[in-house]
The RNA shown here (transfer RNA) has 73 nucleotides and comes from a Chloroflexota bacterium.
């Protein structure tokens, strides 16, 4: 510089262009235990890297940028 993937809660990751973005791990409360783990019950916490486009509708598809990986004499 070129070319191919990736950006979604603290973390790791789902979401055929259609419903209030959803899960597990963590966190907070409560049960249960002498106390603590485990385990069982509830709960906050993201508008999806930034900016424009297309569509009735955009995390999802088009473009610029920005950032991480990977290839590439």
């Nucleotide at each position: 510089a070129c070319c191919c993937c990736c950006g979604u809660g603290g973390c790791u990751c789902a979401a055929c262009g259609g419903a209030u973005a959803g899960a597990g791990c963590g966190c907070c409360g409560g049960g249960u235990u002498g106390c603590g783990g485990g385990c069982c019950c509830g709960g906050a916490g993201g508008c999806u890297g930034c900016g424009g486009g297309u569509u009735c509708a955009a995390g999802u598809c088009c473009c610029g940028c920005c950032g991480g990986g990977g290839g590439c004499g």
The RNAcentral record of the sequence draws on ENA. Model confidence (mean pLDDT): 82 of 100.